[in-house]
RNA sequence: CAGGGGGCUGAGGCAACCGCGUGUGCUUUUGGGUAUGCGAGGAAAGUCCGGGCUCCACGAAACAAGGGUGGCGGGUAACGCCCGCCGAGUGUUCGCUUUCGGGCGGGCGCUUAGGGAAAGUGCCACAGAGAGCAAACCGCCGAUGGGUCCUUGGACCACAGGCAAGGGUGAAAGGGUGCGGUAAAAGCGCACCGGGGCUCUGGUAACAGCGUCCGCAUGGCAAACCCCACCCGGAGCAAGGCCAAAUAGGGGUCUCGCGCUCACCGCAAGGUAGGGCAGGGGCGUUUCGCCCUGAGGAGACCCGGGUUGGCUGCUUGAGCGCGUCUGGCAACAGACCGCCCAGAUGAAUGGUUGCCGCCGCAGCGCUGGUCGAAAGAUACCGGCUGCGGAGACAGAACCCGGCUUAUGACGCCCCCUGAUGC
RNA sequence: GCUGCUGUAGCUCAGUGGUAGAGCGCACCCUUGGUAAGGGUGAGGCCGGGAGUUCAAUCCUCCCCAGCAGCACCA
Numbered sequence: 001c002a003g004g005g006g007g008c009u010g011a012g013g014c015a016a017c018c019g020c021g022u023g024u025g026c027u028u029u030u031g032g033g034u035a036u037g038c039g040a041g042g043a044a045a046g047u048c049c050g051g052g053c054u055c056c057a058c059g060a061a062a063c064a065a066g067g068g069u070g071g072c073g074g075g076u077a078a079c080g081c082c083c084g085c086c087g088a089g090u091g092u093u094c095g096c097u098u099u100c101g102g103g104c105g106g107g108c109g110c111u112u113a114g115g116g117a118a119a120g121u122g123c124c125a126c127a128g129a130g131a132g133c134a135a136a137c138c139g140c141c142g143a144u145g146g147g148u149c150c151u152u153g154g155a156c157c158a159c160a161g162g163c164a165a166g167g168g169u170g171a172a173a174g175g176g177u178g179c180g181g182u183a184a185a186a187g188c189g190c191a192c193c194g195g196g197g198c199u200c201u202g203g204u205a206a207c208a209g210c211g212u213c214c215g216c217a218u219g220g221c222a223a224a225c226c227c228c229a230c231c232c233g234g235a236g237c238a239a240g241g242c243c244a245a246a247u248a249g250g251g252g253u254c255u256c257g258c259g260c261u262c263a264c265c266g267c268a269a270g271g272u273a274g275g276g277c278a279g280g281g282g283c284g285u286u287u288c289g290c291c292c293u294g295a296g297g298a299g300a301c302c303c304g305g306g307u308u309g310g311c312u313g314c315u316u317g318a319g320c321g322c323g324u325c326u327g328g329c330a331a332c333a334g335a336c337c338g339c340c341c342a343g344a345u346g347a348a349u350g351g352u353u354g355c356c357g358c359c360g361c362a363g364c365g366c367u368g369g370u371c372g373a374a375a376g377a378u379a380c381c382g383g384c385u386g387c388g389g390a391g392a393c394a395g396a397a398c399c400c401g402g403c404u405u406a407u408g409a410c411g412c413c414c415c416c417u418g419a420u421g422c
Numbered sequence: 423g424c425u426g427c428u429g430u431a432g433c434u435c436a437g438u439g440g441u442a443g444a445g446c447g448c449a450c451c452c453u454u455g456g457u458a459a460g461g462g463u464g465a466g467g468c469c470g471g472g473a474g475u476u477c478a479a480u481c482c483u484c485c486c487c488a489g490c491a492g493c494a495c496c497a
Base pairs, nucleotide, nucleotide: 001418002417003416004415005414006413007412008411012356013355014354015353016352017351018350020039021038022037023036024035025034026033027032041393045404046403048402049401050400051399052398053236054235055234056233066232067231068230069229070228071085072084073083074082075081086114087112088111089110090109091108092107093106094105095104096103097102115227116226120225121224122221123220124219137167138166139163140162141161144160145159146157147156148155149154150153175193176192177191178190179189180188194216195214196213197212198211200209201208202207240312241311242310243309250303251302252301253300254299255298256297259277260276261275262274263272264271265270279293280292281291282290283289284288305496306495307494319339320338321337323336324335325334326333327332358389359388360387361386362385363384364383366382368381369380370377371376423493424492425491426490427489428488429487432446433445434444435443440477448464449463450462451461452460470486471485472484473483474482
């Protein structure tokens, strides 16, 4: 320098003027005016997860249904997030080995939705002989039995039968390589590798290692049903509460409720739009007082009708700090110190100018660097001057923690490979 | 702002792990003196886009994109 991979910062700074929103103070003719403080993001986005908060439902717990998560340990308010580790896969390099195809081990980097497939069910199209308690198409053999021929022994046939080694099909054909073995074969036997069980050792654990046993039919798919373990009640600030305006102050269905006493009506059972109280609600100067209600009640849903207003919830919170110290490999936690950082509601956060910084081009050898013995040179680094440029994704709407997606021109750090120069 | 659904041929819709279909429409042919109707043949799709799981994805999972619908308060 080129190619590839991983991670990160920042999203120009300061000042003046004009403008917009809002908090507080003052003022006011209630419209406003004025002073001062503050005023978008790393994703405010997608609404994909997890919470706070509010309402609704419900004895609790457990079970069922439905949904979600899935190696181990830790962090966290919690998570499907984050950190560390394990396993698997992959790239590269080094070493050993080789039948030169490759194989094994170590280092470094990257990826990883990674429980269970001998609990059960299901699927594995096409091709292929055979696709799940394996299978004989081509092929090999035909030792044994059978047949034919000749010379007691052999040759031939391939009928019975044996074979999963070779070919072919396929994503996948029931461990791999080699030697032995055999009629031909085959874990049939052996060595190494792979796999499974058990013991021991190390580790909190996932797991790893040593030893020993088993020749080892029992594949893949669970982002198919399912099984196991763990988690989850539902809805969402258009939640919810209050006030005002308006109306046909309407109709229907269902649920809960309708207390005491006096008076009146009635022979009585009982009834009633009256009085008082219990009860309920609100306000205040709260062992009381006043007001409203006191069944013509309350609630849910539906039909019909009306309005498109205001206040609250609303921003001090699991808050922020590239502050310090301590613990931890880290995520993070603790102590101390400092700070207050939008609350708008058709929705404000913008514009102009100047200086500095950044980028591009041009000019100037310029007390630098570099080259040269010097004079000098100036491609390159740096400096000065002038001109030009400034662009990305995007716009809070109850609030937090994450993930994902979008993001121009640069810039910084780490890893791998290659080339060239010193 | 919150919530739900959909995307397959020109249009309306099926399909749901194994080479993607129907109706209408379109093109051509037959039939007719000609048209319509009828009959026959055919074209037209990377199943909205991108990743992943799988031997294999329209279908299963994740992330984007586009479209549609619903949710206000009072009596």
Molecule: RNase P RNA; transfer RNA
Organism: Erythrobacter sp.